Transfer RNA from a bacterium, 72 nucleotides, folded computationally. Model confidence (mean pLDDT): 82 of 100. It matches the Rfam family "tRNA". Rfam classes the family as a transfer RNA. From the family's description: Transfer RNA (tRNA) molecules are approximately 80 nucleotides in length.
[in-house]
RNA sequence: GGCCCCAUCGUCUAGCGGCUAGGACGGUGCCCUCUCACGGCACAAACCCGGGUUCGAUUCCCGGUGGGGUCA
Numbered sequence: 001g002g003c004c005c006c007a008u009c010g011u012c013u014a015g016c017g018g019c020u021a022g023g024a025c026g027g028u029g030c031c032c033u034c035u036c037a038c039g040g041c042a043c044a045a046a047c048c049c050g051g052g053u054u055c056g057a058u059u060c061c062c063g064g065u066g067g068g069g070u071c072a
């Protein structure tokens, strides 16, 4: 350098055009306990960036950025 794949809460991940953007771990608060741990309940927390298509984009298209794989 060519080609291919990936990018969503702090982390791992689900979501093949209209979802309140879901789950696990972690965090915070409350309950439980003499206390801690365990357990239960609740809360906060995310769609990499810029364009395009569309009534509507996390999702489709183009470009960029970053990461990975492969051929050199």
Stems, first nucleotide, its partner, number of pairs: 001071007010025004018055001027043005048064005